Molecule: c-di-GMP-I-GGC riboswitch aptamer
Organism: Halanaerobium sp.
Formats: sequence, C1' cells, structure tokens
RNA sequence: AUUGAAAAAGGCAAACCAUCUGUGAUGAUGGGACGCAAAACUAUGGGUCUAUUAAUAUUAUAGAUUGCCAAGUUACCAUGA
Repeated sequence: AUUGAAAAAGGCAAACCAUCUGUGAUGAUGGGACGCAAAACUAUGGGUCUAUUAAUAUUAUAGAUUGCCAAGUUACCAUGA
C1' cells in the first nucleotide's frame, strides 16, 4: 500500500422540536440520537430537488443536496507488503 472495527482512545449526529436565514430547495445555532470505519473535506461526473422564462411538460440558465451513487484529497487504532 491493502484490509478491518474484535480491542483501546475517541469522533460525527438522522428523524423531530425551538430560533434565525433564504423566493425556494436548503442552510446555521441549540436540544436530541436513527445510524456511521471516513457520516472528515471537495459540487469533478451522474442522480434528485428548487427558482426563472411561459398555464403544463420538455429544454436552457442559476442554485441546493458529500448521511443519494461514484470519483479525488486527508486521517486515529489494529493488521500488514
């Protein structure tokens, strides 16, 4: 490098609630734990969602989602070339 979470030290925090923010999807803070061996970081590709044009669908543009799937970068412990 790889593999793993048995042990040890720890870490993060779903739904929901309150407040704030945004046209919205969402996001932030606090509480709270469904879970996570990268649930750390990056919107690079895809998927999904929002807004606008235009009543609907499609397309386009701008945005959102890293705890949707990949990819890239970094990392504790153990194993180990």